[in-house]
RNA sequence: UGAGUCGGCCGGGUGGCCGCGGCAGUCGGGCUCGUCCCGGGUGCUGAGGAAGGUCGGGGCUCCACAGGGCAGGGUGCUGGUUAGCGGCCAGUCGGGGCGACCCGCAGGAAAGUGCCACAGAAAACAGACCGCCGAUGGCGACAGGCCGGGAAACCGGCAGGCCGAACAGGUAAGGGUGAAACGGUGCGGUAAGAGCGCACCAGCGUCCGGGGCGACCCGGGCGGCUAGGCAAACCCCACUCGGAGCAAGGCCAAGCGUGGGACGGCCGGCCCGGCCAAUGUCCCCAGGUAGGCCGCAUAGAUGGAUGGCCACACAGGCGCUUCGGCGCUGGACAGAACCCCGCCUACAGGCUGACUCACCAU
Numbered sequence: 001u002g003a004g005u006c007g008g009c010c011g012g013g014u015g016g017c018c019g020c021g022g023c024a025g026u027c028g029g030g031c032u033c034g035u036c037c038c039g040g041g042u043g044c045u046g047a048g049g050a051a052g053g054u055c056g057g058g059g060c061u062c063c064a065c066a067g068g069g070c071a072g073g074g075u076g077c078u079g080g081u082u083a084g085c086g087g088c089c090a091g092u093c094g095g096g097g098c099g100a101c102c103c104g105c106a107g108g109a110a111a112g113u114g115c116c117a118c119a120g121a122a123a124a125c126a127g128a129c130c131g132c133c134g135a136u137g138g139c140g141a142c143a144g145g146c147c148g149g150g151a152a153a154c155c156g157g158c159a160g161g162c163c164g165a166a167c168a169g170g171u172a173a174g175g176g177u178g179a180a181a182c183g184g185u186g187c188g189g190u191a192a193g194a195g196c197g198c199a200c201c202a203g204c205g206u207c208c209g210g211g212g213c214g215a216c217c218c219g220g221g222c223g224g225c226u227a228g229g230c231a232a233a234c235c236c237c238a239c240u241c242g243g244a245g246c247a248a249g250g251c252c253a254a255g256c257g258u259g260g261g262a263c264g265g266c267c268g269g270c271c272c273g274g275c276c277a278a279u280g281u282c283c284c285c286a287g288g289u290a291g292g293c294c295g296c297a298u299a300g301a302u303g304g305a306u307g308g309c310c311a312c313a314c315a316g317g318c319g320c321u322u323c324g325g326c327g328c329u330g331g332a333c334a335g336a337a338c339c340c341c342g343c344c345u346a347c348a349g350g351c352u353g354a355c356u357c358a359c360c361a362u
Stems, first nucleotide, its partner, number of pairs: 001358010013312006020046005026040005031034001048333001052344002055342005060245004072241005077091005092106001093104004107236002112234002114230003129175002131171003136168002139164002142161001145158005183201006202226001204223008249294004255289001258286004262281002264276004314331001316329005
């Protein structure tokens, strides 16, 4: 100098004018005279890093709830941290990058069940399509041998030799298909082959030693020679989980209506009692509705405020340039609604720290 990696921070500034919400004084007016209504003025105050998505957790509120189990949901390497979480921090393992570093829905597939498209002969206690072989058994050809019969030609029989085709059959080395074909390379071996045998390598299991709290790592011995993938299929294991949400919920409470009470008439001087009526009331009570208040906050609405214009500088972009500058343009994503902690997503531009790689100079 160039290219990159990981964090932290800001995300428009200053002033003026006009306007809006909330709170507290104040002035004027109104009436039904109140913690009232209307209007003016003053002071203070009024969005974010994500206020967003509403994904996880908690506070708060109401409902449910002896205890235990089943069913169902969630989480899923290890150790910490937190009120708690599926968050955060540090590590382990696997994958990617030359590197700084990044990514991972990362328990169990030698508990059980199930699935593995297409292609392919065959897809999981394997499999014979092509190819290779065909030792062994059978078939056919050839040349001899031996035994028996016969005068001989010849006939019958026996055990092998050698050759051929590839019928039975053997073979997972090679070809071909596939994401995946039941370890890799070499030597031996064989009829041809094959962990069939051996050496080395990889992997698995197991034992021992060492390190680490742990996940796990390092080293050595032994074993059979080899065990496919999918659990975001059922399932198994461990931990964990009650439901609904501020339109939660609480308080006050009209009018009309509803329910209850009191008051009525007759018999009677009065009380008790009996019978009748079920109408009415400037009466009382109850629950509920409209409505209001609280919940509710150093913004706090519920028709939901937080805005607009101008000036001045400042980033940034474009054009011109005599390289001094000049002109034009121009600041993203978005916007509270019970609160808090996280996560995820969107974002013009700028500031800043640490680190990596390449080249150059000293």